[in-house]
C1' cells in the first nucleotide's frame, strides 16, 4: 500500500411575509430545502445506491417498486461551473388537501472517518 475481518464514532435540510376561512406552517400568492457513491469538471432532475411501500424468508437475509431539466455562455472536457427559465419530493395523522408541522424514528440505511488484527 492492497485485500479480508472485528470494533468505535459520525451519518437529512426546509413555511419568513401576505390572502381566504369557524378552522390551514396542509388551500391561494410568495418564501424556503436538497442524503450517499460515481463522472473528462463541483449534480435534488445524468448513472447507480439508500429511505418509504409491497412480497418471500430457514429471521441471517432475498426480491419487487421507486419523482423531476431545458436554453444560452465558458472550456480540451460540464444535463455537474456561470447566466436565465422550469420541474420533483413515501406512508399514517390533522379543526382543512402537507417536500417544510406531528408520528413510526432516542429507529433503520446508502455510506464516511478512525482504530485493532490477519494475509500478500
Nucleotide at each position: 500500500a492492497u485485500a479480508g475481518u472485528u470494533c468505535u464514532u459520525c451519518g437529512g435540510g426546509g413555511c419568513a411575509g401576505g390572502g381566504u376561512g369557524c378552522a390551514a406552517c396542509u388551500c391561494c400568492c410568495u418564501a424556503c430545502c436538497g442524503g450517499c457513491g460515481g463522472u473528462a469538471a463541483u449534480a435534488g432532475u445524468c448513472c447507480g445506491c439508500g429511505a418509504c411501500u409491497c412480497c418471500c424468508c430457514a429471521c441471517g437475509g432475498g426480491g419487487a417498486u421507486u419523482g423531476a431539466u431545458c436554453c444560452g455562455g465558458u472550456g480540451a472536457a460540464a444535463u455537474c461551473c456561470c447566466g436565465g427559465g422550469a420541474c420533483c419530493g413515501a406512508c399514517g395523522g390533522u379543526a382543512a388537501u402537507a417536500g417544510u408541522c406531528c408520528g413510526g424514528a432516542u429507529g433503520g440505511u446508502a455510506g464516511a472517518a478512525g482504530a485493532g488484527u490477519u494475509a500478500u

A computed fold for a 120-nucleotide RNA, annotated as FMN riboswitch aptamer (RFN element). Rfam family: FMN riboswitch aptamer (RFN element). Rfam links the family to the GO term FMN binding. The coordinates come from a structure-prediction model, not an experiment, and the mean pLDDT is 84.